[in-house]
Molecule: Lysine riboswitch aptamer
């Protein structure tokens, strides 16, 4: 010096990932208030039973918020993150009590999946056509193997510099 396997380190993928802040859109001309006019039983409605409480129609004028999203900023990063499950704690919202659902969140302890966005089709979440999660698909894209140089194929436990240690020739 060359090749390998092993350790450590330092980088690349880019419409890359994640806290946080965040105009604004939508929630909604909804809820509520407030005038005037109407019922004052029955039914209906507030997740589902019971048992309770609250509302209830029409115009007018006034008119929000929570939760979910968010360009775009900043900060940390590059298994960044993400997810379904199981474990652990048993919290929040659905008027109130019990008994049911549903749905949302908090640890990250556990082994599994996904190399990235992206477009499309179905399904779930959501008031929602925002958003977000899953599944199939397609075509881009980095990377690394074979390869008839046309393409094929793998996965991040990958790949690409440095070093250091041990084989090999």
């Nucleotide at each position: 010096g060359g090749u390998a396997a092993u350790g450590a380190u330092a980088g690349a993928g880019g419409c890359g990932c994640g806290a946080c802040c965040g105009a604004c859109a939508a929630a909604a001309g909804u809820a509520c208030g407030u005038a005037u006019c109407u019922u004052u039983c029955a039914c209906c409605g507030g997740c589902g039973g019971a048992c309770a409480c609250c509302g209830g129609g029409a115009u007018g004028c006034g008119g929000a918020a929570a939760g979910g999203g968010g360009a775009g900023g900043c900060c940390g990063c590059c298994g960044a993150g993400g997810g379904a499950c199981c474990g652990c704690a048993g919290g929040c919202g659905c008027u109130g009590u019990c008994c049911g659902g549903c749905g949302c969140g908090g640890c990250g302890g556990g082994g599994c999946c996904c190399g990235g966005g992206c477009c499309g089709g179905c399904g779930g979440a959501c008031a929602a056509u925002a958003u977000c999660c899953g599944c199939c698909g397609g075509a881009c894209u980095g990377u690394c193997a074979c390869u008839u140089c046309g393409g094929u194929g793998g996965a991040g436990c990958g790949u690409u510099g440095u070093c250091a240690u041990u084989g090999c020739a």